[in-house]
Order: sequence, then structure tokens, then C1' cells
RNA sequence: AUGACCCUGUGCGGGAGAGACCCCGGCAUGGGCUGGCUCCGCGCUCCGCGUGGCGCCGGCGAGUGACCGGGGCGCCGAAGGAGCAACCUCCCCGGAAUCUCUCAGGCCCACGUACCGCACAGGUGAG
Repeated sequence: AUGACCCUGUGCGGGAGAGACCCCGGCAUGGGCUGGCUCCGCGCUCCGCGUGGCGCCGGCGAGUGACCGGGGCGCCGAAGGAGCAACCUCCCCGGAAUCUCUCAGGCCCACGUACCGCACAGGUGAG
């Protein structure tokens, strides 16, 4: 028992931390420079040349990027993971954190995150 405590999942709400670091490459953008072509204007030694303007098609390129990839140093711990411990428990085995480590993950903001609250669904079954 119209279901205590507990477990799992879902939804809603709350919820941090730490370099917008440096270097290289790519991509994007890009003041500007430059080449060619058409047209228009001007000048000249006149059908050619020079120069200016707009348009179109290329090339180069400072800078910027909270974008992508790689490398370096520093840092964070609340996805996950690992280690130890209070404790469970008198002993062994085992389990065990918000502690420790930092493999992973992360370091503008955002997303998300352990954890907390509420509701619902499922499981278990008695405080």
C1' cells in the first nucleotide's frame, strides 16, 4: 500500500572556474599599388602616342578575424576517468567525495557541466 526511504530517466528553474595568450599555415575580409580591354574628355609632332575618369577582368599586398588546423607555454575542475580517505565495519575483500591528479574535457560571451529545487514516468517495497 491512493506507496515511506531509495534508484533511474525526462521536463522546467537555479548553477561556476580558468590567457579575447604566443607562433605557423589556411580561409575570409581588405585601405592601397599595379597590368590589360571598351567607352568618354583633353593635348600633341595626328589614326598614332601621352594623360585623366568610370566600368569589366586579373595580379600583389599592409592590417583585421571571437573562423579552421597544427605547435608551445600558462591556467581551471563541476562531463567523463583515476587515486586516497573519513565512513560502511571488529578483520580481510569490496564500495566510497564537493578531497587529490589532470588522461580526457575546458579557459571572451554563449552552449554545456557536478550539484540543488519542483513536477512527471518507471522500478523496489516499509518506514